Bacterial RNase P class A from a Sedimentisphaerales bacterium, 339 nucleotides, folded computationally.
Its Rfam family is "Bacterial RNase P class A". Rfam's curators write: Ribonuclease P (RNase P) is a ubiquitous endoribonuclease, found in archaea, bacteria and eukarya as well as chloroplasts and mitochondria. It is annotated as a ribozyme.
The organism belongs to Sedimentisphaerales, within Bacteria.
The coordinates come from a structure-prediction model, not an experiment, and the mean pLDDT is 79.

RNA sequence: CUGGCGGGUCUGGCGGCCGCUGUGCAGGAAACUGCAUAGAGGAAAGUCCGGGCAGGACAGGGCAUGGUGAUGGCUAACGGCCAUCCGGAGAAAUCCGCGGGAAAGUGCCACAGAAAAUACACAGCCGUUAAGGCAAUGGUGAAAAGGUGCGGUAAGAGCGCACCGCGGCAGUGGUGACACUGCCGGCAGGGUAAACCCCACCUCCUGCAAGACCAAGUAUGCCGGUAUGCUUUGCCCGAGCGUUAACCCGGCGGGUAGGUCGCUUGAGGCUGUCGGCAACGGCAGUCCCAGAGAAAUGGCCGCUUAAUACAGAACCCGGCUUAUAGACCCGCCAGACAA
Numbered sequence: 001c002u003g004g005c006g007g008g009u010c011u012g013g014c015g016g017c018c019g020c021u022g023u024g025c026a027g028g029a030a031a032c033u034g035c036a037u038a039g040a041g042g043a044a045a046g047u048c049c050g051g052g053c054a055g056g057a058c059a060g061g062g063c064a065u066g067g068u069g070a071u072g073g074c075u076a077a078c079g080g081c082c083a084u085c086c087g088g089a090g091a092a093a094u095c096c097g098c099g100g101g102a103a104a105g106u107g108c109c110a111c112a113g114a115a116a117a118u119a120c121a122c123a124g125c126c127g128u129u130a131a132g133g134c135a136a137u138g139g140u141g142a143a144a145a146g147g148u149g150c151g152g153u154a155a156g157a158g159c160g161c162a163c164c165g166c167g168g169c170a171g172u173g174g175u176g177a178c179a180c181u182g183c184c185g186g187c188a189g190g191g192u193a194a195a196c197c198c199c200a201c202c203u204c205c206u207g208c209a210a211g212a213c214c215a216a217g218u219a220u221g222c223c224g225g226u227a228u229g230c231u232u233u234g235c236c237c238g239a240g241c242g243u244u245a246a247c248c249c250g251g252c253g254g255g256u257a258g259g260u261c262g263c264u265u266g267a268g269g270c271u272g273u274c275g276g277c278a279a280c281g282g283c284a285g286u287c288c289c290a291g292a293g294a295a296a297u298g299g300c301c302g303c304u305u306a307a308u309a310c311a312g313a314a315c316c317c318g319g320c321u322u323a324u325a326g327a328c329c330c331g332c333c334a335g336a337c338a339a
Stems, first nucleotide, its partner, number of pairs: 001335010012304007020039008041310001045321002048319005053207004060237004066202004070084005085099001086097004100198002105196002107192003122138002124134003146164006165187001166185008211261004221252005229241004268287008
């Protein structure tokens, strides 16, 4: 210098003139006026996960249903994040992984091929051309009696041996997944569980249109079901209510849909320091940083800038995923050149 990989920051700034919303102060009987101050995002998006919070007459227990799936840690929790292990891709940095179990059982492996498991073997090789032997060679296929090499044989074959693979045992290291070393065994024919299933762990339901309060108004309305009843997400146990009827279930009909709260001080941000490989946590200091309510930050002008894309909070927070113009910074890998 070029190409690649991983991570982070910003998403314009300054000033002026009008306009909008919240909070505080002052004036005012009130409407309102003045001053000060704050006012959309890195994803606010998707509603895919996890919670906080609120309610449900046990909101209790069990099963079912559903979710996750290497190990260890972080966290309020998670299907998230960090580190490590194993497998795969890559020259590497690095990236990917619905990563427990196929010796519990059931199922599936199209076409091609002789055959996809009860292998009676298509072409073929050997044979005294007879009986027969073979699974090495060829072919088909994603996959065909584990692979390579040597020996052996009539020709072959774990038939024997060496190494690798597979299974088991032991030792060493590690918190652990696992790794290494040694020994034993010719070895359950293979694959598939984002197939059913088994195992381990987790899981009540509904949701801010949750819910609380105030005011106003109507019809303390009518019909049906039910005591072997009704409610408690599905089922069971338990519990509560109830005994010819309802506080339950279903239907018809009437009134209201107005106001206040919930509503922003948080599992909060920033700085420093300590611990930790890290995610993150402890301690100290400091700051308050949107709360609209049919939906607030808009218009114009000047200077400047890379800031021209994707795009607007609606109870709040931690993640993931998706969309995206431009600028800057840090680290790592490879190649070339120069000193």